RNA sequence: GCUGGCGUGGCGCAGCCCGGUAGCGCAGGGGAUUUGUAAUCCUCAGGUCGCGGGUUCGAAUCCCGCCGCCAGCU
Numbered sequence: 001g002c003u004g005g006c007g008u009g010g011c012g013c014a015g016c017c018c019g020g021u022a023g024c025g026c027a028g029g030g031g032a033u034u035u036g037u038a039a040u041c042c043u044c045a046g047g048u049c050g051c052g053g054g055u056u057c058g059a060a061u062c063c064c065g066c067c068g069c070c071a072g073c074u
Stems, first nucleotide, its partner, number of pairs: 001073007010026004020057001028044005050066005
């Protein structure tokens, strides 16, 4: 340099193909249960979806550019 994949709460991921309320698990706060802890159950908070632009009534999703990480080729 070329090709492909990935980027979404603190962490691991789904949602993207086919645009329409941002979700799941773990972790965290509170509560119930227990003599107490663990486990279990209930509940709460936490995201400008890597960045910028475009299309659209509407973009995590489609298009363009860029950045970062990983792998392959040279």
Predicted 3D model of a 74-nucleotide RNA (transfer RNA) from an Actinomycetota bacterium. The RNAcentral record of the sequence draws on ENA and MGnify. Its mean pLDDT, the model's own confidence on a scale to 100, is 83. RNAcentral records the identical sequence in 2 taxa.